[in-house]
RNA sequence: UCGCGCUAGACGGGGAGGUAGCGGUGCCCUGUACUCGCAAUCCGCUGUAGCGAGGUUGAAUUCCUCUCCUCGGUUAGCUCAACGUAUGGUCUGACGAACGUAAGUGGUGUUGAGGUCCGGGUCCUGCGCAACGGAGACCCAUGAACCCUGUCAGGUCCGGAAGGAAGCAGCAGUAAGUGGAUCACUUCGUGUGCCGUGGGGCAACCUGGGCUGAGCUAACUGCGUUUGUACGCAUAGGUUGACUAUUCCAAAGAGAGGUGCGCGG
Numbered sequence: 001u002c003g004c005g006c007u008a009g010a011c012g013g014g015g016a017g018g019u020a021g022c023g024g025u026g027c028c029c030u031g032u033a034c035u036c037g038c039a040a041u042c043c044g045c046u047g048u049a050g051c052g053a054g055g056u057u058g059a060a061u062u063c064c065u066c067u068c069c070u071c072g073g074u075u076a077g078c079u080c081a082a083c084g085u086a087u088g089g090u091c092u093g094a095c096g097a098a099c100g101u102a103a104g105u106g107g108u109g110u111u112g113a114g115g116u117c118c119g120g121g122u123c124c125u126g127c128g129c130a131a132c133g134g135a136g137a138c139c140c141a142u143g144a145a146c147c148c149u150g151u152c153a154g155g156u157c158c159g160g161a162a163g164g165a166a167g168c169a170g171c172a173g174u175a176a177g178u179g180g181a182u183c184a185c186u187u188c189g190u191g192u193g194c195c196g197u198g199g200g201g202c203a204a205c206c207u208g209g210g211c212u213g214a215g216c217u218a219a220c221u222g223c224g225u226u227u228g229u230a231c232g233c234a235u236a237g238g239u240u241g242a243c244u245a246u247u248c249c250a251a252a253g254a255g256a257g258g259u260g261c262g263c264g265g
Stems, first nucleotide, its partner, number of pairs: 001265006009057003012030004020046005034054005063258006072248002075245003079242005085236004091232001093231001094229008103221003106217003114212009123200006129193002131190006139180004148173004156165003
């Protein structure tokens, strides 16, 4: 140096947690890199640190060590941001309510604001009147078999006669009653009317007249006071993310280095 055959090793790795410690099962990250059994109330082991069994590959681009790059994780932070929880109550805020003001806008005003005086009405009440309703009287019609009137046919009674008496029906009228009509009449009543008259009241509104002479209003904006909400704000702690520091650190890739045995040529 070549050929053949073995063995060490390799056949995923990492993080947190758990553990006296080391691995594993489970969770997470990376990623595709043998099989079976055991295992979180754990399973196995002792720093040589899974146990038991089987299989593939196998001394080098493939095994081992270190460095770089790099994904991800842990810890810390009076750092920053977002979200939400609890408490507070007005802080230079925000929104809402009440009251006030009158700087601006608007409305109104010399066709007279506002103020003031007088009067009237809307309000209450007394009387009168009207209206409405009821009742009565009057008028018309009807209305009594008999117990209303007048006249009483027929008939009845008295009488010798002359004549008288009572009296039904009918007719006429009328009482009680019934119906109708309204100009005028009497009487009773009223949340009917404002017609007349008197009194009361007058806060508000409307209206007429007189005096004075330029404001009045508060709808909107502004300003002030009080108050409410708890959105902003303050305090406390929580979750997530970013940043910084720390601590681990994979795969792929890059670089450097290291590492057997046997036989034969």
Model confidence (mean pLDDT): 75 of 100. Predicted 3D model of a 265-nucleotide RNA (Bacterial large signal recognition particle RNA) from Fictibacillus barbaricus. Taxonomically the source falls in Fictibacillus (Bacteria, Bacillati, Bacillota, Caryophanales). It matches the Rfam family "Bacterial large signal recognition particle RNA". Rfam describes the family as follows. The signal recognition particle (SRP) is a universally conserved ribonucleoprotein involved in the co-translational targeting of proteins to membranes. The family's RNA type in Rfam is non-coding RNA gene. The model forms 92% of the base pairs in the Rfam consensus. It was read from a public genome assembly, where an Rfam model found it.